[in-house]
This record gives sequence, C1' cells and structure tokens, in this order.
RNA sequence: CGAGGCGGCCGGAUGGCCGCGCGCUCGCCGGGAGACCGGCGGGCACGAGGAAAGUCCGAGCUCCACAGCGCGGGGUAGCGGGUAACGCCCGUCCGCCGCGAGGCGAGGACCAGUGCCACAGAGACGAGUCCGCCGUCUUCGGACGACGGGGUGAAACGCGGCAAACUCUACCCGGAGCAAGGCCAAAUAGGAGGGCGUAACCCCGGUUCGCCGGGGGGAGAGGUGCGCUGCCCAGCCCUCGGGUCGGCCGCUGGAGGUGCCGGGUGACCGGCAUCCGAGAUGGAUGGCCAUCGCCGCGAGCGAUCGCGGUACAGAACUCGGCUUACAGGCCGCUCUCGCU
Repeated sequence: CGAGGCGGCCGGAUGGCCGCGCGCUCGCCGGGAGACCGGCGGGCACGAGGAAAGUCCGAGCUCCACAGCGCGGGGUAGCGGGUAACGCCCGUCCGCCGCGAGGCGAGGACCAGUGCCACAGAGACGAGUCCGCCGUCUUCGGACGACGGGGUGAAACGCGGCAAACUCUACCCGGAGCAAGGCCAAAUAGGAGGGCGUAACCCCGGUUCGCCGGGGGGAGAGGUGCGCUGCCCAGCCCUCGGGUCGGCCGCUGGAGGUGCCGGGUGACCGGCAUCCGAGAUGGAUGGCCAUCGCCGCGAGCGAUCGCGGUACAGAACUCGGCUUACAGGCCGCUCUCGCU
C1' cells in the first nucleotide's frame, strides 16, 4: 500500500417565524343529575428510534374462586456459567468450513419397540453367494461345504446407518391478554325489602231488594257455581343492590440512563454520586426561511463556485432479546493474509 476479520458508535447542526400535543401554575368563564369535563388569556418545562418495525422468543403487570396433581399438547438438548427469565448472551470441548484472523453447528439416546435406507450392488438386516480361492463329489454342465480376497455403496452381516422418522430419556411450560382490568355512576325495564291504597271475598247494621254505611281483607292460588271463550278491577311512593349510557384510572420512575471505583477471562455483578428523558385515543412530535455540515457530478492552476442528493422508518401498558430495513460516515484491535 492492497485485500480481509472481529467489536463498537453516529445517523444532521445553529438561529428565526408560524403551528400541534402534553404536564405544572396563575387569572377569568362555561357544560353536566353526578362522576367529571371544556374554553380563553399569561408564565415555565418537555415532546420518536436504532431499529419505535416483524410480533418470533422470554418476562413484569392484570383477570380467570384455587393454579396443587394427573392425562393430553408444546418446547429445549455437549459441558459450565450469566440473567427476573429465555430458544438470548458468555466461556469452553467436539465436528465442519477458511491459507489465516476467524466463522458455522436442531452437537442426549438407534444395547426398549416400530419404521426407512435413493443410486449402485448378488445382497441394505431377512437372508443370502456376482467374481475369485480351497476341499469333496461329478453324468465334466455343475453341485455341496468351508474361507472372507475382489467389486458396489454413506453404510456390507458388525448388535450397520438414519431420531431436521415415529419414539425414548432429562428438564421447562395453566389460559387469556391494557379492547387486560379497576373505580365512580343516570333514565327506562327487571330484582329484593317496606309503606299507602283499590277490586274480589268475609262479617255487622240498614234497605224502596237495585243497593248503601262501617269493619276485616289484601293483587291473585282473584271474581262472575265449574270448564272454555269473552269481560271487569289500580295502582302509586320510598329504600337497597347489579348491569347499561356516561366519566375517570390503568399510563409511564423503571430488572431506568450517565459517570467513577471495585470484582470477574467474559457475559455480567456490587458500591457511590448524579439525572428525569413523549404519554396521544382519529391518535401531537410538523411546515417555511437563512447559514453551515456530509456525499456525488461538473468548472477552475488554485482559493473557490454551480447543480443535485441527504437513507430506513416512525411510539400507543412496560421491559430483556432475536430477526429484518437503512443514504452516508466514524472509532478501536496495535488482529489476519499478500506485495514492497
């Protein structure tokens, strides 16, 4: 100098104007039965990501009366460690790939049972003999026996190979998910309890025999003798509890970030200090201008100038991972190979 390997990071900056969401606070109003909500004006603070994505693993949290045992089902798989947990991460052994730095690995068991073994090969686990060799017999074609040399194949008779075949072994897993769920709480209908009252019906008294007055009774299991059909009568108020309309919470301070020190090969752990960094619900986080970055192309001897570009994407209960997308750029090792 060239080509690589591994690990990590950034992913526009500053200023101005306009606008949006949310929180706190001050003042003035309004809506609603209430729970609660809204408007205007002033001040202050904050407002997307490394993947917010895919929703693929693992958790927190919530409900399912309990979540214990068994069956069924699913998952994981050398060994050791980290972690709240994991299929993640770290270390290491073995196997494979690479000249190498390094990378990749579904890497328990086929001495339980079942199944499969392409092509080739005589034969793929049940048996058997393609070529050759040895022995015996022979009608001279061959037959039988013994040996295990050749050839095929991933594997050839040996307790063959295959579990990314069923299966077995060990360990793990209850289900549903923030539209989870919790709290407050109308009208109407229905439920429970209570009160007042009407009809039938019963009793007493009166009667012109039609009923009238008083008391009991208490909405059907009622009355009109019975059955059917039809008809009649009266319901109202209070309290309680559940759900619905509606409102609020859950909703962001956490297995949290940063720095220093200590332990550990490492993943990671411990201590101290310090910081607070979105919470919407038709869903804010935007637009314009100026200056400057960065990249590409062109012009110029040059300082510089002109044009174009500036990705992937975008919160919705919250974390830990994995995977995928990404213009452009930076750092580390004192890593590897080649040339000088």